[in-house]
RNA sequence: GUCAUUCGCUCGGGGCGCGGCCGCACUGGUGGUCCGCUGAGAAGUACCCGCGGAACCUGACCCGGUUCGUACCGGCGUAGGGAAGCGAAUAGCAGUUUCC
Numbered sequence: 001g002u003c004a005u006u007c008g009c010u011c012g013g014g015g016c017g018c019g020g021c022c023g024c025a026c027u028g029g030u031g032g033u034c035c036g037c038u039g040a041g042a043a044g045u046a047c048c049c050g051c052g053g054a055a056c057c058u059g060a061c062c063c064g065g066u067u068c069g070u071a072c073c074g075g076c077g078u079a080g081g082g083a084a085g086c087g088a089a090u091a092g093c094a095g096u097u098u099c100c
Stems, first nucleotide, its partner, number of pairs: 001093002004090007011050004016044001017037004021032004056081003062075004
C1' cells in the first nucleotide's frame, strides 16, 4: 500500500401484517392502555438492511402445494428497482528503506 474479516462512529434505507373481542360508523370502513398468531421487528430511541445489496418495494388481493390461517414450503427470481463513508484491531499478500 492492498485485500479480507470483525468491531466502532457518523449517516442513510426499510417494514409494521393477520385473526378475535369491544366502541363508532353502517356495507364493511375506522378506532382501542384488550386478547391471540407469525416474525429480528407488528410504533420501538427498538429491529433489520446499506452494492458480494431477497432488508424492503414493484409485478401481486400473483401461481402451485399445504393450512384454522395472509402462518409454512416451492415458483415467479440469472425479473425490474433498492440505502455508504470514516476509523480501529487482526490475519494474508505485495512493495520500499536501514542494519547484520